[in-house]
């Protein structure tokens, strides 16, 4: 890098620098932009993934208890282990994000972010 999984209608800005387009690509629109967009830096913020706790459910174990019982069987409860891990909460870090539904529609082995793995 490709492939896989998940998410992309919510949320969240100020300052400095730069100086012309930007919104991934193409087409048609639309929005923002010398009242300085986009990008970079600083601080701040938001909360998506990675962490922990956590209801529930499954499996296994038990010289635990109860019922049943010809066949030391079956069922229920309890305890422990392990897996699952809703809503929500919490701490720090790694990223990410902080105009408009990924801006809208169409096209495409579409794009972005995170995770796991390599």
């Nucleotide at each position: 890098a490709a492939a896989c999984c998940a998410u992309c209608a919510a949320g969240a800005g100020c300052g400095g620098c730069c100086g012309a387009g930007a919104g991934a690509u193409c087409u048609g629109g639309c929005u923002c932009a010398g009242u300085g967009a986009c990008g970079c830096c600083g601080c701040a913020g938001c909360a998506a993934c990675c962490a922990u706790c956590g209801a529930u459910g499954a499996u296994c174990a038990g010289c635990a208890g109860g019922a049943u019982g010809u066949c030391u069987u079956u069922c229920c409860u309890c305890u422990g282990a392990c897996c699952u891990g809703a809503a929500g909460a919490u701490a720090a870090g790694g990223u990410g994000c902080u105009u408009c539904c990924g801006c809208c529609a169409g096209a495409a082995c579409c794009g972005a972010u995170g995770g796991a793995g390599c």
The prediction has a mean pLDDT of 77. SAM riboswitch aptamer (S box leader) from Arthrobacter sp., 118 nucleotides, folded computationally. The organism belongs to Arthrobacter, within Bacteria. It was read from a public genome assembly, where an Rfam model found it.